The part of an RNA shown here (large-subunit ribosomal RNA, domain I) has 544 nucleotides and comes from a Termitinemataceae bacterium.
Its mean pLDDT, the model's own confidence on a scale to 100, is 81.
The RNAcentral record of the full RNA draws on ENA.
Context: one part of a larger RNA
């Protein structure tokens, strides 16, 4: 010194555990805020650092409704109190709600500093209350210049906006490169990041749309058609439609014509009727028709549902183990309930539940009943007088959207130049013609089916189980790093109950330990389940 063996320290692996997470799916919700938010700062408790909760009326105040016996949060103690004159707890609806923050009287280094004015108090220093930011191409009024009516500006009223969040969806205005093309220029990435304004959905939408000689009948999702048809340094690549089969389904309003009516010197203008289409439609003109249903508005009864709740069936023995019975034995019951979970080991019948049934004073949604008020809702004929959306449509020259790179390029926007046609009329059918089919542009609105999820509620699960699962099962975006944008941990388990070791002895009135007691167990003793290995030892053996 080393191998073996055993019994220890150290260590915190492994097992089981779950108090946090991850995901799906239905439901709700998709906002909050000048009535002052989001976030914060500093306050609040008998001690009171932290988190929670509240605001100077501060772990809380009032009112209604649950609820039934203990309660003063997490979190013990100890003092003090509250509670059948219903408290603590839940729910609803209110009061209170310091300061800073859009931050709004000025100002400022955010949580601090100084004011003006009206009103009140006080002898007085003061003190309280209320007010005062800016813009609006919203309204209203009132004064009101050059200039005489007028107007402009000005003052005032009421009303809006503002910021914030979910990093997600969506729409709309800008909009890239890296990278793919084995370089690269076109093209790809991509109209994607990302920025910037809106939404609870957003956009789109009731044919100047298809289709192919049959026909369909608004949009908007999903499956197919189809990686087809096409485009494409025809590289790399990019990629439809028509039609089918589902989801969901609703359709309207206007402008003009012409009437009427008030403004207006002409021209026009408001405002009421009328009127909205493509087998044209309307106006006019004549003749019928006065009722029916519809509807998306306010109020009001009432449903349903959300925000607390409540009822809920049946078991005992046992001198079996055992700390300890829910195990074993014995011998029942209940079931519209044998999901689930706890109770000292494994419970249908012991506890919370569960299956079914029931529950709202007050808010908020929601269908449906009534009233009320508005909106809409007809037909036949006639004439060809008049209207049916113009700087449009179209064409030329630039670009940009379409699957489609300019191409034989139709279609759709439109910067710039020309520019119709008005129903005997117009636009398309992928150049263009001609025939034929088909729709009616140059106004607008419109649920649902469809995306997401910062968030509430519920169920689940061939998710996880403390190095996993969220970064975070514990004072987590916290300690800590960094001027700063900003990065960003580690940390879970005594016991079934704290019965958390009275009392004695060693010791520095330590640590730490023997004893004794508690426990089933203390090799479960707070450095607390299991307690592995590497590491350190003590003891025997045996090698060197």
């Nucleotide at each position: 010194g080393g191998u073996u063996u055993a019994c220890g320290g150290u260590g915190g692996a492994u097992g089981c555990c779950u108090a946090g997470g991850a995901g799906u799916g239905a439901a709700g919700a998709g906002g909050c805020g000048a009535a002052g938010a989001a976030g914060g700062c500093c306050g609040u408790g008998g001690u009171a650092a932290g988190c929670u909760g509240c605001g100077a009326a501060a772990a809380g105040c009032u009112g209604c409704g649950g609820g039934g016996a203990g309660g003063a949060g997490c979190a013990a103690a100890c003092a003090u109190c509250c509670u059948g004159u219903u408290a603590u707890c839940c729910g609803c609806a209110g009061a209170u709600u310091g300061c800073c923050g859009a931050a709004u009287g000025g100002g400022g280094u955010a949580a601090c500093c100084c004011g003006g004015c009206g009103g009140g108090a006080g002898c007085g220093a003061u003190c309280c209350c209320g007010u005062c930011a800016u813009c609006c191409g919203g309204c209203c009024g009132g004064u009101g210049a050059a200039u005489a009516c007028a107007u402009a500006g000005c003052c005032g009223g009421c009303g809006g906006a503002a910021g914030u969040a979910a990093c997600a969806c969506u729409g709309a205005g800008g909009g890239a490169a890296c990278u793919g093309a084995a370089c690269c220029a076109u093209c790809u990435c991509a109209g994607u990041a990302c920025c910037u304004c809106g939404g609870g959905a957003a956009g789109a939408g009731a044919a100047a749309u298809c289709a192919a000689u049959c026909g369909a009948g608004a949009u908007u999702c999903c499956g197919a058609a189809a990686g087809u048809a096409g485009c494409g340094g025809c590289g790399a690549g990019c990629g439809a439609a028509a039609u089918c089969g589902g989801a969901u389904c609703a359709g309207c309003c206007u402008a003009a014509a012409c009437c009427g009516u008030c403004c207006a010197u002409u021209a026009g203008g408001g405002c009421g009727g009328g009127g909205u289409u493509g087998u044209a439609g309307g106006a006019c003109c004549g003749c019928g028709a006065u009722g029916u249903c519809g509807g998306a508005g306010u109020g009001u009864u009432u449903u349903u549902u959300a925000u607390a709740g409540c009822a809920g069936a049946a078991c005992g023995g046992u001198u079996u183990u055992g700390g300890g019975a829910a195990a074993g034995c014995c011998g029942g019951a209940c079931a519209a309930a044998g999901a689930g979970g706890g109770u000292g080991a494994a419970a249908u019948c012991c506890c919370c539940g569960u299956a079914u049934g029931c529950g709202a004073a007050a808010u908020a949604a929601u269908g449906a009943g009534c009233a009320c008020a508005c909106c809409g809702u007809a037909g036949c004929g006639g004439u060809a007088u008049c209207c049916u959306g113009a700087g449009u449509a179209c064409g030329g020259c630039g670009a940009g959207a379409c699957a489609c790179g300019a191409g034989a390029a139709a279609u759709c926007u439109u910067g710039c130049c020309g520019g119709a046609a008005u129903c005997u009329g117009g636009g398309u059918c992928g150049a263009c013609c001609a025939c034929g089919a088909u729709c009616c542009a140059a106004g607008g609105c419109u649920a649902a089916a469809u995306a997401c999820u910062c968030c509430u509620u519920u169920a689940c699960u061939a998710c996880c189980g403390a190095u996993a699962g969220c970064g975070c099962a514990g004072a987590a975006g916290u300690a800590c790093c960094g001027u700063g944008a900003g990065g960003g941990a580690a940390a879970g388990g005594u016991g079934a109950a704290a019965a958390g070791a009275a009392c004695c002895c060693c010791u520095g009135u330590g640590a730490g330990g023997g004893g004794a007691g508690u426990g089933a167990a203390a090799u479960a003793g707070a450095a607390c389940c299991u307690g592995a290995a590497a590491c350190c030892g003590c003891a025997a053996a045996c090698c060197c």